[in-house]
């Protein structure tokens, strides 16, 4: 210097005006409310709503069945399907990556096309033996001997074809030909034993049949795990049509206080609706009302509500995820849903143009002048994963050249 892997950070800044929501204060008004004057006011993903918590309400005899999730091992965590580091495989010369990584010698199911066969194997060419017939050929003839064709019965899995895959290789023995039929060597599997490691594993021997095919985001088996519904959750106030009771009273009504409207219909009231942690089913228990449709009314405000698995900084512990100690901070909290809009200077980034500096191709701190600057917004809150991103920056580490 060229060409990579990793991982993190920004995500403009500063003033001026003119709005906007929240809080606190100060000062007017009887009051609704006005005026000042401080302070705070999206984001790395606020998104998607894909996991997993908190929190709330429902509710909490039990068995059976059957659902739903997660899957290499340890560890971290409130918890995960999420992180970490390691094991194991695939790819890279390498930093590093990638893998929905239990179980296919428990059982069933499937395996397109092609191909003779696709899973208790099969036989399309071929390869080899056996019998026929029929040509040939040796030989003085005949028996026989030899070639070869075509029919038939048989062997066989070495070759060749097809396939993503074809029932271990690779060499010899041995056959008619052939084969783990036999042997070597080596590749794999399963038991068994040594040694490492918490463990996934990982290294070695020893025995064993010669050999086992894919898929389990196919049932299906194994380990674990798992209640519903959600902040429109839940609470209290306030109003409210209808109905009741009461007082007043001029008999028209008015005023309190209570309760929380009407109509059909379904299924029900020890012949039991309906509930009691997805679903069915047994069984215990509660038990009078549920449940659908149409119509009215009221549709306001406070709470939940932002102080937290919270954020910064230093130490300590661990390879890391993280964890634990002291210190200091308080950073929206709207609900017709607020965080903009204009101007000015600085930076950044692109183009011109004068200048410089080069013989050229080009090249530049500074000066002038136009342009541009993603993705995107809270809505009970946290952990994470996914996705979306102009443009600039920062560390590690690999790998080639070069110089010294």
């Nucleotide at each position: 210097c060229g060409a990579g892997c990793u991982g993190g950070c920004a995500g403009g800044g500063c003033g001026g005006u003119c709005g906007c929501g929240g809080g606190c204060c100060g000062g007017g008004g009887c009051g609704a409310c006005c005026c000042g004057g401080c302070u705070c006011g999206a984001g790395g993903a606020a998104a998607g709503u894909c996991c997993g918590g908190a929190c709330u309400c429902c509710a909490c005899a039990g068995g059976g069945c059957u659902g739903g999730g997660u899957g290499g091992u340890u560890g971290c965590u409130a918890a995960c399907g999420g992180c970490a580091a390691c094991c194991c495989g695939g790819g890279g010369u390498g930093a590093c990556u990638c893998g929905c990584g239990g179980g296919a010698a428990a059982g069933u199911g499937c395996c397109a096309c092609a191909g003779a066969a696709a899973a208790c194997a099969g036989a399309c060419c071929g390869c080899c033996c056996c019998g026929g017939u029929c040509c040939g050929u040796g030989c003085u003839u005949c028996a026989u001997g030899u070639g070869g064709a075509c029919c038939g019965g048989g062997g066989u899995a070495a070759g060749g074809g097809u396939g993503a895959a074809a029932c271990g290789g690779u060499g010899g023995u041995g056959u008619a030909a052939g084969a783990g039929a036999c042997c070597a060597c080596c590749a794999g599997c399963g038991u068994c034993c040594c040694g490492g490691g918490c463990g996934a594993c990982c290294g070695g021997g020893a025995c064993g049949g010669c050999u086992a095919g894919g898929u389990a985001a196919a049932c299906c088996c194994c380990a674990c795990c798992c209640g519903g519904a959600g902040c429109a959750a839940g609470g209290c106030c306030a109003a409210g049509a209808g109905g009741g009771a009461g007082c007043u009273c001029a008999c028209g009504a008015g005023c309190u206080c209570c309760u929380g409207c009407g109509c059909a219909g379904g299924c029900g009231u020890u012949c039991g609706a309906g509930g009691a942690c997805g679903g069915c089913c047994c069984g215990u228990c509660c038990g009078a009302g549920u449940c659908u449709g149409c119509g009215g009314g009221u549709a306001g405000g406070c709470c939940g509500c932002u102080g937290g698995a919270g954020c910064c900084u230093g130490c300590c512990g661990g390879c890391g995820a993280c964890g634990g100690c002291a210190g200091g901070c308080c950073g929206a909290g709207a609900u017709g849903g607020a965080u903009g809009g204009c101007c000015g200077c600085c930076g950044c980034c692109c183009c011109g143009g004068a200048g410089c500096c080069g013989c050229a191709a080009g090249g530049c701190g500074a000066c002038c002048g136009g342009g541009g600057a993603a993705c995107a917004g809270g809505a009970u809150c946290c952990g994470g994963c996914u996705u979306a991103c102009a443009u600039g920056c920062c560390a590690g580490c690999u790998c080639g050249u070069c110089c010294g």
Bacterial RNase P class A from Amycolatopsis heterodermiae, 404 nucleotides, folded computationally. Its Rfam family is "Bacterial RNase P class A". The family's RNA type in Rfam is ribozyme. The coordinates come from a structure-prediction model, not an experiment, and the mean pLDDT is 76. The RNAcentral record of the sequence draws on ENA.